[in-house]
Transfer RNA from a Bacteroidales bacterium, 72 nucleotides, folded computationally. The organism belongs to Bacteroidales, within Bacteria. The coordinates come from a structure-prediction model, not an experiment, and the mean pLDDT is 84. The RNAcentral record of the sequence draws on ENA. It matches the Rfam family "tRNA". Rfam classes the family as a transfer RNA.
RNA sequence: GCCUAGUUAACUCAAUGGUAGAGUGCAAACUUCGUAAGUUUGAGGUUGGUGGUUCGAGUCCACUACUAGGCU
Numbered sequence: 001g002c003c004u005a006g007u008u009a010a011c012u013c014a015a016u017g018g019u020a021g022a023g024u025g026c027a028a029a030c031u032u033c034g035u036a037a038g039u040u041u042g043a044g045g046u047u048g049g050u051g052g053u054u055c056g057a058g059u060c061c062a063c064u065a066c067u068a069g070g071c072u
Base pairs, nucleotide, nucleotide: 001071002070003069004068005067006066007065010024011023012022013021018055026042027041028040029039030038048064049063050062051061052060
């Protein structure tokens, strides 16, 4: 230099162009003599960044940053 894959909640990961979700973790309540476990509820997001297409973009396109692998 070139090719491929990836970047979404604190962590691990989903999401047919049409309300951004789950598990774990965190907080509160219930339960217990108390703790753990369990149940319920809640908080937590610039979907790496900038632009473009579209009525509408996490998703499509361009550029760019970073990570991993491969080729030379």